[in-house]
This is a predicted complex of two RNAs, RNase P RNA and transfer RNA, with 464 nucleotides together. It holds a member of the Rfam family "Bacterial RNase P class A". Rfam links the family to the GO terms tRNA processing, dimeric ribonuclease P complex and ribonuclease P activity.
Order: sequence, then C1' cells, then structure tokens
RNA sequence: UCAGCCGGCCGGAUGACCGCAGUGGGCGAUACGCCUGUUGAGGAAAGUCCGGGCUCCAUUGAAACACGGCGCCGGAUAACAUCCGGCGGGGGCGACCCCAGGGAAAGUGCCACAGAAAGCAAACCGCUGCGGCUUGGCCGUUGUAAGGGUGAAAGGGUGCGGUAAGAGCGCACCGCGCGGCUGGCAACAGACGCGGCAUGGCAAACCCCGCCGGGAGCAAGACCAAAUAGGGGCGGCUCAGCCCGUUACCGGAAACGGUGGCGGGUGAACGCGUUUCUUCGUUGCCGCCCGGGUUGGUUGCUUGAGGCGUCCAGCAAUGGGCGCCCCAGAUGAAUGGUCAUCGCGGGGCAACCCGUACAGAACCCGGCUUACAGGCCGGCUGACUUU
RNA sequence: GCGCCCGUAGCUCAGCUGGAUAGAGCGUUGCCCUCCGAAGGCAAAGGUCGGACGUUCGAAUCGUCUCGGGCGCGCCA
Repeated sequence: UCAGCCGGCCGGAUGACCGCAGUGGGCGAUACGCCUGUUGAGGAAAGUCCGGGCUCCAUUGAAACACGGCGCCGGAUAACAUCCGGCGGGGGCGACCCCAGGGAAAGUGCCACAGAAAGCAAACCGCUGCGGCUUGGCCGUUGUAAGGGUGAAAGGGUGCGGUAAGAGCGCACCGCGCGGCUGGCAACAGACGCGGCAUGGCAAACCCCGCCGGGAGCAAGACCAAAUAGGGGCGGCUCAGCCCGUUACCGGAAACGGUGGCGGGUGAACGCGUUUCUUCGUUGCCGCCCGGGUUGGUUGCUUGAGGCGUCCAGCAAUGGGCGCCCCAGAUGAAUGGUCAUCGCGGGGCAACCCGUACAGAACCCGGCUUACAGGCCGGCUGACUUU
Repeated sequence: GCGCCCGUAGCUCAGCUGGAUAGAGCGUUGCCCUCCGAAGGCAAAGGUCGGACGUUCGAAUCGUCUCGGGCGCGCCA
C1' cells in the first nucleotide's frame, strides 16, 4: 500500500419564531382559561418469535395421561430457545466463521429412478475350479465382492502375503467397537490391551430417553357514573334432590296436611385440556339464539432485574460495594413546522444547487430476528514493497 | 392484544402422508372450418410454486426467518 476478519460506538449540531402533550408554581376563578418554569421516542420504539414481572381465573395442591417446547459439557441469570467459556464436527493459507450437536444393536416406517441386488443383502459383465461338446469357443455347475457397471448410498481403507480365482482368510498401519488406566468438575482427549469387523442413511418421519411448561392477558384487573326489559326462547346434564330441626301463613276443633323462609346433615353438579384424590366456594349448572343498554371518567401508569461514574472478584458472560441522578406517559392518541449558520455526502473551476437513512412509544423489563444513508474508534490476519 | 387461514400460468383452483419433465378449466396465440364472424376442431406458448436460509441423495411438499393479503374474538345485564 492492497485485500480481508472481529469487536465497540454514533446515527446530525446551535440559535430564533410559531405550535402540541404531561407536570410544578402563580393569577383569574370554576371544571375551563392566561402567565411562567421544566420535561418530551429508538437502536431498533418494528416483527410479536422466545423468556419473565404484574393482574385475574377458589387454592394453582398432588398424581397420571394428553398436548407443546427444549436437547454436547460447565457456568451466568428472575428466566430463556439468550449470553459466556470449553468439547466435538465442518469450512478458510490465515485472522476467524458455521453447526436444531441426545438416541438408528427398543420398535414401526421410508430409501423414487437406475441397478443383478437397497436391508435377517445380492452374481449382470468379469475372474475361476470341475464336467460335457461340433474344441475359435459354447453350455451346465461350483466358488468369488478383488475389477467393471448402476446409484446419494453396494456390509471398513491402503499395502504385503495367501489362493484355482478371490475374500479380515492371515499380518502391519489407519479407522471402528469393547474394556479398564491416566488427565479433566464434565463434554472429551491420550496411550495400552482385546475383538477380524458383527448391526448403512433418514428422528426439521412416527417414536424412545431426559428435562421444562396450569390458563388468559392492561380491552388483564379495581372503582365511580349513565342507560336499559338484571327480559325471552331452544337444547343438554343432574335427584333444581333427600333427611332432621325451627319458624311464618293457609285449612282444620285437634291430630295433622299444604306452601314458603332459616339452620344443619348427606348426596350431586359446576368452578379455564382430560381423569382421580384433598381442601374450599356456589345451589341449579352449561351451551346456542333473539332482544335491550352503553360507546363516559378515575385508577392500574411508570422508581425500575433503572441510568451514569468509579473500585473490587472473575478468562468472560456477569455479580458485588460506594457516590450521584430521576429521565415520555398520550388515549380520535403530544413529541411538529419554518428560517438562519455549520457539519456530512454528491455535482460544479467557482458562485451555487441537490440530498441527509431505517423508522415513531401505548403496562413494564431481558433477549432474538428483521430494516438502516453515512461515519468514528480499537484489535487482528494474509500478500507485496522499503528500511 | 390474542387466535386462525391463504400466497402455484394472465384469472380461478388441484397437487403439499417428500421422488412427474409441476397439472386442470377459462383466457391468449397460430392453423382448419365459413362468403365473413360466432360456435366447433387441432396445435402451441405461458411457472425463480411470494422471498431467503437450512434438513435430505432429492423440497411446491419438512423446519426456521421474512414479505404481502384476508378472517374472527373481546364491554354491561
């Protein structure tokens, strides 16, 4: 100098005028105005793909099943499918990058076409022993997985020996499996011994193993106000049940009977996947349809796993200590517009002109993913040149 | 906010328990028929299966991400 890799950060600035929303103070004064101070989008506010907080569903209590998710090891964390550090595999000369990375000797299923044979393997060509014949060769039969051919994949690879030809048939090395040993918390790695090798791929096919998960969502939920017919029909389930006590009313001369209320017992049903069990609650419950009303306000609502600085522990993710700060809360939904100067990019000799990304909170956090003009900083690799 | 569905030729749809050269109807174009047209007959063209990445020997089909479109639910008694 060129080419490239990784990490972090910014993502317009200042001033003037007009305007909008929240809020503190003051005034007028009552549900609104005026003055003044102050605050007012993001790294993704987005997609809503994961994980939590919070709220309600009776307690979310136990077990099983179903369903869904996750999947090398260790750590971080409130939690995670996230992050960090390793291991194994793959790619790159390298910096470095990628991996849904448990189990295929539990079972089921699939492997099209081609090919002889595709899953308790298989003989098409070839090679080969034997027999026969009209002896160039052909036919029958036996062996063979070395060679050819098919395929994504053909039952270890290379070499030597061996053989009729061959073959883990034998041997050496490599690979694979098993066993203990050593190192490591572990995944795993290393060397040793044994086994001639026996069982290919697909689990982002069903499945098996291990672990995790109750459901719904701020239109959750709470309160106030207004309005209406707290109405009607159909269907399903059940015993709208039974027993005891007490009380009111009615009938009766009384015994007693009927209807209703209250209390207790028992049973049943229902209570956000199904079943069973425990406790608790309700007394008819559930579903569908028709009809009626409202289309308001307050709260939840922003102080939080918060931000900034610094020190300590740790390789790191992260955690801890100390100090300082308060930093949007709208709801037909504010956060805007104009001008000037400058910055950045492009064009032009210049004056000057054009452009300035992706995109906008809605209960709140932690991640992931996707979009993004342009720019800054740090570390590293390869090649070439010079000293 | 939550739940669900769809995207394949110009249009409407099949195929989606993985294995074809991706099909059908309508439409388009050309030829035949006719004096001309319609109808009819014959033939042809037309597809990155919305996009990207992955799993697999192999993807319209399976998985993840993403883009676009559509539908439904919610208050009080």